[in-house]
RNA sequence: GGGCUCGUAGAUCAGUGGUAGAUCGCAUCGUUCGCAACGAUGAGGCCGCGGGUUCGAAUCCCGCCGAGUCCA
Numbered sequence: 001g002g003g004c005u006c007g008u009a010g011a012u013c014a015g016u017g018g019u020a021g022a023u024c025g026c027a028u029c030g031u032u033c034g035c036a037a038c039g040a041u042g043a044g045g046c047c048g049c050g051g052g053u054u055c056g057a058a059u060c061c062c063g064c065c066g067a068g069u070c071c072a
Base pairs, nucleotide, nucleotide: 001071002070003069004068005067006066007065010024011023012022013021018055026042027041028040029039030038048064049063050062051061052060
């Protein structure tokens, strides 16, 4: 320098055009003498950044940034 994959909640990941979800973690409540476990409820994300297409974009297209991997 070039090819490919990826970037979504604190963590690990789904979601492939029509209201952003799961598990773990966190908070509160219940249960207990107390803790753990269990149950209920809740907080937390303008989807890496900027543009384009579209009635509508996390999703499609372009550029940039970052990470991984392969080639030279």